[in-house]
RNA sequence: GCUCAGGUAGCUCAGUUGGUUAGAGCAUCUGCCUGAAGAGCAGAGGGUCGCCAGUUCGAUUCUGGCCCUGAGCACCA
Numbered sequence: 001g002c003u004c005a006g007g008u009a010g011c012u013c014a015g016u017u018g019g020u021u022a023g024a025g026c027a028u029c030u031g032c033c034u035g036a037a038g039a040g041c042a043g044a045g046g047g048u049c050g051c052c053a054g055u056u057c058g059a060u061u062c063u064g065g066c067c068c069u070g071a072g073c074a075c076c077a
Stems, first nucleotide, its partner, number of pairs: 001073007010026004019057001028044005050066005
């Protein structure tokens, strides 16, 4: 340099052949329970869906560019 895969909550990930309010588990906080803690149960907070444009009435989803991560290939004085 080329090709492919990925980027969504603090972490690990799901998601939708474009359409109502974007989700799960773990973690955090609150309450119940307990002598207290743990476990369990109930609830809450937490997101510019990598960035910038485009298409569209409408984009997390489609298109282009860029950035980052991983894998493969190539080059290598």
The RNA shown here (transfer RNA) has 77 nucleotides and comes from a Patescibacteria group bacterium. The organism belongs to Bacteria candidate phyla, within Bacteria. The coordinates come from a structure-prediction model, not an experiment, and the mean pLDDT is 80. Its Rfam family is "tRNA".